[in-house]
Molecule: transfer RNA
Organism: Oscillospiraceae bacterium
RNA sequence: GGCGUCAUAGCCAAGUGGUAAGGCAAUGGACUGCAACUCCGUGACCCCCGGUUCAAAUCCGGGUGACGCCU
Numbered sequence: 001g002g003c004g005u006c007a008u009a010g011c012c013a014a015g016u017g018g019u020a021a022g023g024c025a026a027u028g029g030a031c032u033g034c035a036a037c038u039c040c041g042u043g044a045c046c047c048c049c050g051g052u053u054c055a056a057a058u059c060c061g062g063g064u065g066a067c068g069c070c071u
Base pairs, nucleotide, nucleotide: 001070002069003068004067005066006065007064010024011023012022018054026042027041028040029039030038047063048062049061050060051059
C1' cells in the first nucleotide's frame, strides 16, 4: 500500500428493512427472625457523519477503532 471481518447495556450476546431477545452483573421490591435461594420490576434510539426508504441496528457512501490475510 491492497483486501476482508467485526463494532449492539458495566460484561457476554441474538436480531440481516416494520420501532432492539436472552444470560451475567447492578439496583428497587416480595419472601425470610437475619441472610441465601427463588420470584417480580428497572435500564441500550445499536462506534461517528451523511445518503436511500413511508419506515434503517439492518441497505449504500465516507470516517474512526480492533483483528486477520496478501505484498